[in-house]
RNA sequence: UGAUUGUGUAGCCACACUUGUUGUGAAGCAAGGCCGGAAAGUCACAGAUCUUUUAUAUGAAAUAAAAGAUAGCUGGAUUGCAAAC
Numbered sequence: 001u002g003a004u005u006g007u008g009u010a011g012c013c014a015c016a017c018u019u020g021u022u023g024u025g026a027a028g029c030a031a032g033g034c035c036g037g038a039a040a041g042u043c044a045c046a047g048a049u050c051u052u053u054u055a056u057a058u059g060a061a062a063u064a065a066a067a068g069a070u071a072g073c074u075g076g077a078u079u080g081c082a083a084a085c
Base pairs, nucleotide, nucleotide: 002085005084006081012037013036017032018031019030020029021028022027035072041078042077043076045075046074047073048070049069050068051067052066053065054064055063056062
């Protein structure tokens, strides 16, 4: 210097769930919690899933469009990593 590999001493993050709070909602934020993670750091570019509204249909479901959510759904982009190599 390289992030190909991913071993993990010490560290880092925090699923579900609970409480409070914001939102029509998906869900977000904070505290507790700790299933897991080697990018479970960041980004909504592509797909996928979910929510709301409108239209077709019309009991629902399904389809289309628009606006949103999810980065711990997949891919991609980007930043980082002690000790090894």